[in-house]
Molecule: transfer RNA
Organism: Minisyncoccia bacterium
RNA sequence: GCCGAGGUAGCCAAGGUGGUCACGGCAGAGGUCUGAAAAACCUCCUAUCGCGGUUCGACUCCGCGCCUCGGCA
Numbered sequence: 001g002c003c004g005a006g007g008u009a010g011c012c013a014a015g016g017u018g019g020u021c022a023c024g025g026c027a028g029a030g031g032u033c034u035g036a037a038a039a040a041c042c043u044c045c046u047a048u049c050g051c052g053g054u055u056c057g058a059c060u061c062c063g064c065g066c067c068u069c070g071g072c073a
Stems, first nucleotide, its partner, number of pairs: 001072007010026003019056001028044005049065005
């Protein structure tokens, strides 16, 4: 340099028919339980990489950029 995959909460991660409340797990907060704790259970909390375009409407589609990973040279 070229090609491909990806970027979603503090961390991991699913989703894409364009519109609903953005699945879930870990972590965190509160509670139930216990003599106390652990475990278990209940409730809560936080997110779509940036800019632009298309559209009535974009996390999703398109373009450019940035970052990460893989392949080729």